A computed fold for a 74-nucleotide RNA from Rhinolophus ferrumequinum, annotated as transfer RNA. RNAcentral holds the sequence, with entries from Rfam. It matches the Rfam family "tRNA". Gene Ontology term of the family: triplet codon-amino acid adaptor activity. Rfam describes the family as follows. Transfer RNA (tRNA) molecules are approximately 80 nucleotides in length. Its mean pLDDT, the model's own confidence on a scale to 100, is 81.
RNA sequence: GGCCCGUUCACUCAGUUGGUUAGAGCAUGGUGUUAAUAACACCAAGGUUGCCGGUUCAAUCCCUGCACGGGCCA
Numbered sequence: 001g002g003c004c005c006g007u008u009c010a011c012u013c014a015g016u017u018g019g020u021u022a023g024a025g026c027a028u029g030g031u032g033u034u035a036a037u038a039a040c041a042c043c044a045a046g047g048u049u050g051c052c053g054g055u056u057c058a059a060u061c062c063c064u065g066c067a068c069g070g071g072c073c074a
Base pairs, nucleotide, nucleotide: 001073002072003071004070005069006068007067011025012024013023019057028044029043030042031041032040050066051065053063054062
């Protein structure tokens, strides 16, 4: 330098070949339970879906570019 893959709550990951509530586990906070803790049950908070543009009535999803991470080739 070229090609490919990925980027979504603190962490690990789903998701929809475009339609309006963006979910799960784990972690965190609260309540219940217990003598107390753990475990368990319930509830809650936490996301500008990496960034800037484009297409569209509408973009987490499609397209260009950039950034970061990983892999292959030279």